[in-house]
Large-subunit ribosomal RNA, domain IV from uncultured Pedobacter sp., 330 nucleotides, folded computationally.
Rfam family: Bacterial large subunit ribosomal RNA.
Lineage of the source: Bacteria > Bacteroidota > Sphingobacteriia > Sphingobacteriales > Pedobacter.
Context: one part of a larger RNA
RNA sequence: UCAUGGCUAAGGAACUCGGCAAAUUAACCCUGUAACUUCGGGAGAAGGGGUGCUCCUCAGCAAUAGAGGCCGCAGAGAAAUGGCCCAGGCGACUGUUUAACAAAAACACAUGGCUAUGCGAAAUCGAAAGAUGAAGUAUAUGGCCUGACACCUGCCCGGUGCUGGAAGGUUAAGAGGGGAUGUCAGCCGCAAGGCGAAGCAUUGAAUCGAAGCCCCAGUAAACGGCGGCCGUAACUAUAACGGUCCUAAGGUAGCGAAAUUCCUUGUCGGGUAAGUUCCGACCUGCACGAAUGGUGUAACGAUCUGGGCACUGUCUCAGCCAUGAGCUCG
Numbered sequence: 001u002c003a004u005g006g007c008u009a010a011g012g013a014a015c016u017c018g019g020c021a022a023a024u025u026a027a028c029c030c031u032g033u034a035a036c037u038u039c040g041g042g043a044g045a046a047g048g049g050g051u052g053c054u055c056c057u058c059a060g061c062a063a064u065a066g067a068g069g070c071c072g073c074a075g076a077g078a079a080a081u082g083g084c085c086c087a088g089g090c091g092a093c094u095g096u097u098u099a100a101c102a103a104a105a106a107c108a109c110a111u112g113g114c115u116a117u118g119c120g121a122a123a124u125c126g127a128a129a130g131a132u133g134a135a136g137u138a139u140a141u142g143g144c145c146u147g148a149c150a151c152c153u154g155c156c157c158g159g160u161g162c163u164g165g166a167a168g169g170u171u172a173a174g175a176g177g178g179g180a181u182g183u184c185a186g187c188c189g190c191a192a193g194g195c196g197a198a199g200c201a202u203u204g205a206a207u208c209g210a211a212g213c214c215c216c217a218g219u220a221a222a223c224g225g226c227g228g229c230c231g232u233a234a235c236u237a238u239a240a241c242g243g244u245c246c247u248a249a250g251g252u253a254g255c256g257a258a259a260u261u262c263c264u265u266g267u268c269g270g271g272u273a274a275g276u277u278c279c280g281a282c283c284u285g286c287a288c289g290a291a292u293g294g295u296g297u298a299a300c301g302a303u304c305u306g307g308g309c310a311c312u313g314u315c316u317c318a319g320c321c322a323u324g325a326g327c328u329c330g
Stems, first nucleotide, its partner, number of pairs: 001325008010316002014314001019311001027051005036041001038148001052070003057067002059064001071075001083309007090301002095107002112145006123132003149296004154226003159223002161219005168214003174208002179203005186195003227245005254288001255285001266282005
């Protein structure tokens, strides 16, 4: 000097990103216990008191309980053994997860919904056989979304997707083969060359030709989307109201500087002597919003945020002791 323990005057979070770490609390008995609540909880709420020994006296069959008596600084005499409260965010909960930097608000979950599937089911693995589904049968099985519960879940089908439709348009292989070309017997020609049937070969028009696409409907707890400008009330301000443009439709209820707010430490109130955080409001929502769920919510959480009581070497500010290591000396 470091590490690990023990103690500390006065103060008691002034430390620090943050009470991180440490300290407090603790067992059992008695008492007592709030808001809120899904009436189960919350709750060991909080808070308060007690605990040793006792030949003896009193009660009891006894265990014991109460009343007395006795001792110590200290009686759960050591060890082990909850600190508590208030408010908010998120997630209902128990559970699961990044073996070895993340345990969470992520995943799962019961619940709700959509969708596929009539059984040799759909779906999945496999060339197939076969297997899972399932020795099940729509109160079943698969896929997708949501995520207890309470109150709810608005408008848009123009785009994309899905489902249904089949009148019309377009459309492949294939069928079809009008025609065209090459070759050639032969014919014409003095020659060069020209014409050229059948056959063979090459090419190929019209016409017929499914699904799909175009088209017509439906569908948003399918993917998704949910406006702008101008004017107007007898102070001012604001605009219930009016005009106009555009759209498939222009954001409803609820919430809102929010895990979402840039400007922003918005403004007001609370808490503090002093508060970029926190809580309650306001609404000017850069850029909330309804199962990509919206808003609440008792209980729960090694969750996150703010405050308080108790407690303390976290600190003011450091000191001493023990053990181990290092260093110095021998």